[in-house]
RNA sequence: CGCUGCUCAGAGCAAACCCGCCGAAAGGCGGUGACGCAGAGCCACGGGACUUCGGCUCCUAGAGCCAUGUCCGCCGGGCCGCCAGC
Repeated sequence: CGCUGCUCAGAGCAAACCCGCCGAAAGGCGGUGACGCAGAGCCACGGGACUUCGGCUCCUAGAGCCAUGUCCGCCGGGCCGCCAGC
């Protein structure tokens, strides 16, 4: 340096539920708590998913469409990185 994650060590992260705050919502942040994770570290770049304040169309109610919003713990890609084995 490359490949791999069978084995070792020391660490790390934290799903759901519940509480508080922010947000129109999806969701986020903090606390609690561990379902899991060898990149569950970072980047919305490609695909995908979620939401619709607002906009547009129809318009009685209301319905439909649209991401510029969200998700990196959906998949791929990029960047950086621990240990071990080969």
Background
c-di-GMP-I riboswitch aptamer from a Gemmatimonadota bacterium, 86 nucleotides, folded computationally. Lineage of the source: Bacteria > Pseudomonadati > Gemmatimonadota. Model confidence (mean pLDDT): 87 of 100.